[in-house]
Context: one part of a larger RNA
RNA sequence: UGACGGGGGCCCGCACAAGCGGAGGAACAUGUGGUUUAAUUCGAUGAUACGCGAGGAACCUUACCCGGGCUCGAACGGCUUUUGAAUUUUGGUGAAAGCCAGAAGCCAGCAAUGGCAGAAGUCGAGGUGCUGCAUGGUUGUCGUCAGCUCGUGCCGUGAGGUGUCGGCUUAAGUGCCAUAACGAGCGCAACCCUUAUUUUCAGUUACUAGCAGGUAAAGCUGAGGACUCUGGAAAGACUGCCACCGUAAGGUGAGAGGAAGGUGGGGAUGACGUCAAAUCAGCACGGCCCUUACGUCCGGGGCGACACACGUGUUACAAUGGGGGGGACAGCAGGCAGCUACCGGGCGACCGGAUGCGAAUCCGUAAACCCCCUCCCAGUUCGGAUCGGAGUCUGCAACUCGACUCCGUGAAGCUGGAUUCGCUAGUAAUCGCGCAUCAGCCAUGGCGCGGUGAAUACGUUCCCGGGCC
Numbered sequence: 001u002g003a004c005g006g007g008g009g010c011c012c013g014c015a016c017a018a019g020c021g022g023a024g025g026a027a028c029a030u031g032u033g034g035u036u037u038a039a040u041u042c043g044a045u046g047a048u049a050c051g052c053g054a055g056g057a058a059c060c061u062u063a064c065c066c067g068g069g070c071u072c073g074a075a076c077g078g079c080u081u082u083u084g085a086a087u088u089u090u091g092g093u094g095a096a097a098g099c100c101a102g103a104a105g106c107c108a109g110c111a112a113u114g115g116c117a118g119a120a121g122u123c124g125a126g127g128u129g130c131u132g133c134a135u136g137g138u139u140g141u142c143g144u145c146a147g148c149u150c151g152u153g154c155c156g157u158g159a160g161g162u163g164u165c166g167g168c169u170u171a172a173g174u175g176c177c178a179u180a181a182c183g184a185g186c187g188c189a190a191c192c193c194u195u196a197u198u199u200u201c202a203g204u205u206a207c208u209a210g211c212a213g214g215u216a217a218a219g220c221u222g223a224g225g226a227c228u229c230u231g232g233a234a235a236g237a238c239u240g241c242c243a244c245c246g247u248a249a250g251g252u253g254a255g256a257g258g259a260a261g262g263u264g265g266g267g268a269u270g271a272c273g274u275c276a277a278a279u280c281a282g283c284a285c286g287g288c289c290c291u292u293a294c295g296u297c298c299g300g301g302g303c304g305a306c307a308c309a310c311g312u313g314u315u316a317c318a319a320u321g322g323g324g325g326g327g328a329c330a331g332c333a334g335g336c337a338g339c340u341a342c343c344g345g346g347c348g349a350c351c352g353g354a355u356g357c358g359a360a361u362c363c364g365u366a367a368a369c370c371c372c373c374u375c376c377c378a379g380u381u382c383g384g385a386u387c388g389g390a391g392u393c394u395g396c397a398a399c400u401c402g403a404c405u406c407c408g409u410g411a412a413g414c415u416g417g418a419u420u421c422g423c424u425a426g427u428a429a430u431c432g433c434g435c436a437u438c439a440g441c442c443a444u445g446g447c448g449c450g451g452u453g454a455a456u457a458c459g460u461u462c463c464c465g466g467g468c469c
Base pairs, nucleotide, nucleotide: 008469009468010467011466012465013464015460016459019423020422021421022420023419026315027314028313029312030311031310032309033308034306035305042053043052064301065300066299067298068297069296070295076124077123078122079121080120081119082118083117084116087104088103089102090101091100092099093098107114108113126290127289129288130287131286135284136283137279138278139277140275142273147186148185149184150183151182152181153162154161155160166177167176168175192267193266194265195264197235198234199233200232201231202230203229207224208223211222212221213220238261241255242253243252244251245250304442317416321375322374323373324372325371326370327369334363335362338357339356342353343352344351345350382413387408388407389406390405391404392403393402429452430451431450432449433448434447435446
């Protein structure tokens, strides 16, 4: 000077408390450990690994294993020699890769030579081989916590201190006052995006009040620029006003006005640093190692194994529910090897036609909800695992190892021990919809979107983490 204390003081945070819903029990999905295996490729491991890298493992991917091949090599650059235009193609063998044999074709230039391809050689190649404890870059975490420093001055022999402490205040080292300090920088805040209100400008593919036409119905048509909406520009919120408290900063108010009130909500933004934190397998890179193999191509297998253990999820255990019928209302986004209205076939997945749309123009049923009927508390009309059969689709190919449909089957499960997690408002809970990846999909994951829409917070003694003295 720090760090630490079952030392003290002050103060924060879904940290506790108050509440709501979960996990821990069941089945399944997924990741991990372990075990197994020819291989079950590798990495990530308290918080900060474990639906993580992976935003798509049947082949490919693929890095692993077995087997079959290649060796200037799958790709690329330079040089030497040599053959041939390029290119197209046939046969044999083979699981393919490859190997062997052949056919057609015969470039430009007078030439030297050039272009392209094959063979031989050589200098480079190639390596997801090792080291994240040699590194760059990037990332997690403390933490969106309020801190971390510098110049000059002053103090101290010095390390260093002061400033940055103290009082009040703030979400904040935010500000005010005080002050051997005076200033400044990186952080905070603001500037940025989005959302909530209004105005203005502009209206097509969006909209439709009035006018006209028109229909079974319909902004369907003329038209309109009002409204909704779209998207450009502005306004608006600043404790500005009022009251009270306070020296001030500021605080309090079911105060006014206002769409919004004291940071309005959300996002982006992460200081100096910590963990020799993570990553040499995204990429780059030092060193080391392999070079007829630790490179590379192909076929098949594996990454999908299963006594077991853990994490994260999905579906349930039912009546605030299940089933049948009828009715209503979104937003984000996506679409040409695509999304597809409509018609026909099929119980259905889907198939066959057909049409519109490179899209505010065409495409897509929201579900929970409401109404009617039914079930009557039961392992059930709950629950849907598992298994049998029959199919559909994608794809060269669904055995290992795809999704979906139909019929049958109908397991465990009657609210889950100790313990533990999330959340303070359009939040939790609950309901569906979209997208990326993608031929298809193991998505119950991830990222978004809207619909319905709560309860509770006395308080800071205690647990955890953090800040200042």
Model confidence (mean pLDDT): 84 of 100. A computed fold for a 469-nucleotide part of an RNA from an uncultured bacterium, annotated as small-subunit ribosomal RNA, 3' major domain. Rfam family: Bacterial small subunit ribosomal RNA. Gene Ontology terms of the family: structural constituent of ribosome and ribosome.